Predicted 3D model of a 107-nucleotide RNA (SAM riboswitch aptamer (S box leader)) from Lederbergia lenta. Its Rfam family is "SAM riboswitch aptamer (S box leader)". Rfam describes the family as follows. The SAM riboswitch is found upstream of a number of genes which code for proteins involved in methionine or cysteine biosynthesis in Gram-positive bacteria. The coordinates come from a structure-prediction model, not an experiment, and the mean pLDDT is 82. The RNAcentral record of the sequence draws on Rfam.

[in-house]
RNA sequence: UUCUUAUCAAGAGAGGUGGAGGGACUGACCCGCUGAGACCUCGGCAACCAGCAUGUUUAUGCAUGGUGCUAAAUUCAGAGGAAGUAAAGUAAUUCCGAAGAUGAGAA
Numbered sequence: 001u002u003c004u005u006a007u008c009a010a011g012a013g014a015g016g017u018g019g020a021g022g023g024a025c026u027g028a029c030c031c032g033c034u035g036a037g038a039c040c041u042c043g044g045c046a047a048c049c050a051g052c053a054u055g056u057u058u059a060u061g062c063a064u065g066g067u068g069c070u071a072a073a074u075u076c077a078g079a080g081g082a083a084g085u086a087a088a089g090u091a092a093u094u095c096c097g098a099a100g101a102u103g104a105g106a107a
Base pairs, nucleotide, nucleotide: 001107002106003105004104005103006102007101008100013042014041015040016039017038021031022030023029025078026077027076028075043070044069045068048066049065050064051062052061053060054059074099080096081095082094083093085091086090
């Protein structure tokens, strides 16, 4: 990097360095010199994998290790499809899906 699969409306921030952008992409809308992103330190959340305990059909718990996360629902919408509503080639709604993120496995 590609493929498969699971999850994505819950949850969880302080300090330091530094100095203008950031929220993946496009549009919207937000955050930011009362200090963004990034990096470091110390916390925290969660429970995907390993581990441990109970149970053993599924599972439940702990939080030791490996990841992850710690503004806003993945911030909202987004190729394409389906349903009904209004009403006539338009509007909004819901669902699937697409795109993306993270874990696990494989190449």